The RNA shown here (c-di-AMP riboswitch aptamer (ydaO/yuaA leader)) has 164 nucleotides and comes from a Solirubrobacteraceae bacterium. NCBI's taxonomy places the organism under Bacteria, Bacillati, Actinomycetota, Solirubrobacterales, Solirubrobacteraceae. The coordinates come from a structure-prediction model, not an experiment, and the mean pLDDT is 75. Rfam family: c-di-AMP riboswitch aptamer (ydaO/yuaA leader). Rfam describes the family as follows. This family represents a conserved RNA structure found upstream of the ydaO and yuaA genes in Bacillus subtilis and related genes in other bacteria.
RNA sequence: UCGUUCGACUUGCCGAGUCGCCGGUGCCCCGAUGCGCCGGCGAGCGGGGGACCCACUCACCGGCCAUCCGGCCGGUACGGGGCGAAUCCGCGGCUGCUGCCGCGGUAGCGCCAUCCCGGCGCGAGCCCGUCAGCUCACCCCGUAGGCGGACCGCAAACCGAGGA
Numbered sequence: 001u002c003g004u005u006c007g008a009c010u011u012g013c014c015g016a017g018u019c020g021c022c023g024g025u026g027c028c029c030c031g032a033u034g035c036g037c038c039g040g041c042g043a044g045c046g047g048g049g050g051a052c053c054c055a056c057u058c059a060c061c062g063g064c065c066a067u068c069c070g071g072c073c074g075g076u077a078c079g080g081g082g083c084g085a086a087u088c089c090g091c092g093g094c095u096g097c098u099g100c101c102g103c104g105g106u107a108g109c110g111c112c113a114u115c116c117c118g119g120c121g122c123g124a125g126c127c128c129g130u131c132a133g134c135u136c137a138c139c140c141c142g143u144a145g146g147c148g149g150a151c152c153g154c155a156a157a158c159c160g161a162g163g164a
Stems, first nucleotide, its partner, number of pairs: 001161003006153002010149005018043010044143006054133001059076007079131001080128004088105007108122005
């Protein structure tokens, strides 16, 4: 000196995740205004459950009741289902044999540019708990989180790189 971190401000991206009002509270402040956080009420946006009709439909084991049909309780199962673009396939390895890890693809998704040709990324994760097809009325839930660029500060922190 630069970078990283941090703070303020600003501008974009993924996503439903925005806006208004009320109350409490913290900061600034003489006060007001403003901003953040918490709890509510609405609007908007998003999601789930839920008839007729239509569609689908053979779980297993143990115990009890019972003339039959069957019913109840418990357990097991690669049961079943939801949000989301995030599915599916091949190869190799580990095998804990429902699987995990790595590599390469892929359904699908996002951004930039856009006349065309293109370029850069994602292709996760979480939840319900034996239960839910569609579905009018009706009922319920969410309104988060994460990432990039520019500018200023060098007060604070610790680390890295280079120079003298």